[in-house]
Molecule: transfer RNA
Organism: Candidatus Falkowbacteria bacterium CG10_big_fil_rev_8_21_14_0_10_37_14
RNA sequence: CGGGCUGUGGUAUAAAGGUAUUAUGCACGAUUCGGGUUCGUGCGAUCGCGGUUCAAUUCCGCGCAGCCCGA
Numbered sequence: 001c002g003g004g005c006u007g008u009g010g011u012a013u014a015a016a017g018g019u020a021u022u023a024u025g026c027a028c029g030a031u032u033c034g035g036g037u038u039c040g041u042g043c044g045a046u047c048g049c050g051g052u053u054c055a056a057u058u059c060c061g062c063g064c065a066g067c068c069c070g071a
Stems, first nucleotide, its partner, number of pairs: 001070007010024003018054001025043006047063005
């Protein structure tokens, strides 16, 4: 320098055009003499900027970051 893949709560994941899922975590509560376990409720995310569309996590372009291949 060229090409490919990936990017979603703190972490790990699903959704492949139609209100973003689940687990874990965290907070509060119940259970206990106390802790743990278990249960209930809540909090928390689409890498950035544009484009297409009634509607974009999803499709397209350009970037950014990570990984891989080539030179």